RNAcentral holds the sequence, with entries from ENA, MGnify and Rfam. The RNA shown here (transfer RNA) has 72 nucleotides and comes from Alteromonas aestuariivivens. Its Rfam family is "tRNA". It is annotated as a transfer RNA. Its mean pLDDT, the model's own confidence on a scale to 100, is 82. NCBI's taxonomy places the organism under Bacteria, Pseudomonadota, Gammaproteobacteria, Alteromonadaceae, Alteromonas.
RNA sequence: UAUUAAGUAGCUCAGUUGGAAGAGCAGCGAAUUGAUAUUCGCCGGUCAUGGGUUCGAUUCCCAUCUUAAUAC
Numbered sequence: 001u002a003u004u005a006a007g008u009a010g011c012u013c014a015g016u017u018g019g020a021a022g023a024g025c026a027g028c029g030a031a032u033u034g035a036u037a038u039u040c041g042c043c044g045g046u047c048a049u050g051g052g053u054u055c056g057a058u059u060c061c062c063a064u065c066u067u068a069a070u071a072c
Stems, first nucleotide, its partner, number of pairs: 001071007010025004019055001027042005048064005
């Protein structure tokens, strides 16, 4: 430098061919227990950034940024 893949909650990840975002762990509270464990509830998001298309974008298109792999 080129190609490909990825970027969603504090962490690990779903979200399927566009209709407006979820799980587990973590955190907080309660019940129970000698304690751990367990059970129930709660909390948490600019969907990397900026534009475009559309009535409507995490999803489609373009540019940029970051990371990884491959090639030179």